Bacterial RNase P class A from a Nocardioidaceae bacterium, 404 nucleotides, folded computationally. The organism belongs to Nocardioidaceae, within Bacteria. Rfam family: Bacterial RNase P class A. By type it is a ribozyme.
Formats: sequence, C1' cells, structure tokens
RNA sequence: UGAGCUGGCCGGGCGACCGCGUGGAGGCAACUCCCCGAGGAAGGUCCGGGCUCCGUAGGGCAAGGUGGUGGGUAACACCCACCCGGGGUGACCCGCGGGACAGUGCCACAGAAAACAGACCGCCGCUGCUCGGCCUCGGCCGGGAAGCGGUAAGGGUGAAACGGUGGUGUAAGAGACCACCAGCGUUCCGGGCGACCGGAGCGGCUAGGUAAACCCCACCUGGAGCAAGGUCAAGAGGACGAGGGCUUCGGCCCUCGUCUGCGCGAGCGUUCGAGGGCUGCCCGCCCGAGCUCGCGGGUAGACCGCCAGAGGUUGUCGGCAACGGCAGCCCUAGAUGGAUGGUCGUCGACCGCGCGUCGUGAGGCGCACGGAGACAGAACCCGGCCUACAGGCCAGCUCAUCCC
Repeated sequence: UGAGCUGGCCGGGCGACCGCGUGGAGGCAACUCCCCGAGGAAGGUCCGGGCUCCGUAGGGCAAGGUGGUGGGUAACACCCACCCGGGGUGACCCGCGGGACAGUGCCACAGAAAACAGACCGCCGCUGCUCGGCCUCGGCCGGGAAGCGGUAAGGGUGAAACGGUGGUGUAAGAGACCACCAGCGUUCCGGGCGACCGGAGCGGCUAGGUAAACCCCACCUGGAGCAAGGUCAAGAGGACGAGGGCUUCGGCCCUCGUCUGCGCGAGCGUUCGAGGGCUGCCCGCCCGAGCUCGCGGGUAGACCGCCAGAGGUUGUCGGCAACGGCAGCCCUAGAUGGAUGGUCGUCGACCGCGCGUCGUGAGGCGCACGGAGACAGAACCCGGCCUACAGGCCAGCUCAUCCC
C1' cells in the first nucleotide's frame, strides 16, 4: 500500500421565528413560564417472559417445541465458552450436531447387481467336437467355439458396488491367511466438571446412504390475551321509602332518595340438574336457577390499566467470556382520529469541478464554487432473533507485495 475477517458506534449539529402534546407552577379568564417529547431497527409478529383473567387448575391422550457439553439469564429456539464434523493459505465461517442393530419407506437413469445383492466383459478347470504343429507306433504342445463347474482379485456402469496397500497361497482367485493402515467393538492407563482427546493391547474381518423421510429416545409446555381486565356514570322498566297534588276512596300523577337492571312471546330446566367452568378430546371434579330462540327498545360516555422499570448510567471487584456483586448519580413520550412539525440561515459527513502547497510516488493539507442526506413513526412493557438502510467512523486480527 492492497485484499480480506471479526466486533462496535454515528446516522445530522447549532441559531431564529411560528406551531403542537403530557406533566408542573401562576392567573378571574384570556393566557404566561418551566421540565420533557419516536428507533437502531419503533418494522416482521418468529420466540421467551412480566402482567391480567379463567374458584382450584387434577389425571390421561393428543398437539407443539427443543436436541453435543458446560455456563449465563426472569426465561428462551437467545447469549458465552468449549467439543466434534465440514469449508478456507489464514484471520475466521458454517452446523435442524441423540438413534439406521426397534420398525416402515426411498436411492431416478445407467449397471450383472443399490442390501446380507450380484456376473455384462473377463480369468481358471473339466467333457466331448474341430483346426494346426511336433514326434520313435503309444503320445505331447497350441488355438477356436459350445456345454458344465469355480471365481469376484482385473475392466466397465454409477453420486455411491460388501475396506485399502503389499505379500503368501491357488487351477484361477478371494481376509482364505499374514504384515501395516483405516473403520467398528472391547480392556486398561493418562488429561478434562463434561462433550471428548491422547496412548498401549485384544478381536472379528468390515453389516452402504438417507430421520431437514415417517418413526424411536430424552427433556419441556394449563389456556386465553391490553380489543386482557377493572371502576364510575347513563339508560328504558321494576321494587321500596319520603314529600306534594288529585280523587268517583278502588287508586292515579309528579318530584326526590335507595336498591335493581329493558319489554313481549315461545321452548327447555329448577337437586331425577337445563346451562356453565377446568379455553383440543376423554375421565374426574366443581359452580348452578336459570338458559336458549324470535320480535321490539335504551346506552356506546369518563377514568384506570398506561410507564419508577428483570430501568439507565459512572466507577470498582469477580469471571476467558456471556454476565454478576458493591457504591454513587439520574428519571428520559404516554397519545386515543391519535402530538413531537414547518420556514429561514449557518456548520458539515459526502459528491462534482478548479486553484495553491508538501511529497519520488501513492497520496495529504488548505481555499473557492455548485449540490447535498438512507431505512423508516411508539400505542401495556421488557429480553432476544430476523429483515431494511444513503453516507461515515473506531478497534483488533489475517494474507500478499514493496521499502528501511
């Protein structure tokens, strides 16, 4: 200097004017003043929780989730560290990481054959046939095709063919046997919390791949969700009480207060239990006097939940780290048709172009002019993951080249 790997950060600043929202203070009011006011993802709704409700949330099945080991966390499918496997020269990255000897599937085409398989071309032997040569009659040697038998070492097909290399042996071969190696099983030793790693033996001779196919194994899970869930008010009607008015003395009307919660009709049910709850099903248990349907009518308002938290931040200690302890400091939106905006100026990341200057060069610095900003908007809250992003910055590490 170039090319890479990993982690982190910013993502507009300042000023003026006008305009918004919550909270607080002042004021009779109009209004004035003060503090604060969208994100790194607020997006996706993929996980985990807090919280709320279901009286208690029992047992079984189903369903869903996770899948190496150890740690972190409120918890997790998240994070950290490590192990194994794979990729890369490397820094590093990737992993649906338990089981194929419980069972069932699938492996196209090609190939003899794709699982306890198999003979296409070959190699070897035997029987008779045929051809040739040699020879002292008997006989010997070689070739060809057919039949029978042996073989799986050589060749071919394929992503993959029942271990590899070398030898012994054989009619020819073959783990048939031997040496070494790989794999598998197993014994012992050493290291490690562990997954595992290293070493020394023994054995049989090697039983494919696929579970991100069904499945088996181990572990985990009650459900629904802020439109959760509460409080107040209102309302048509009814009951009771008080006061007043009228009265044909039966009662009717008005106002106020308390309680309740609309009217009409039909069906079923009221301890021989309708309906409801345990939010997928079954069992079991519990509540229970109302429930369901049709027609008609009233209300749709206000408040809470709603932001002081598994909170932020600084220092320090422990830990490889994730993270945790201790001490100090801080309070940073709470809307509800839904606020945080607009204009101007200036600085400026960056881009274009020109000039000057330093330097061997790459390049650096300064000045002037013009332009100039991505993805994107809270709605109960928090911890993650995933996705989007103009432009820029910082730190560490790897490789290559050059100079000293």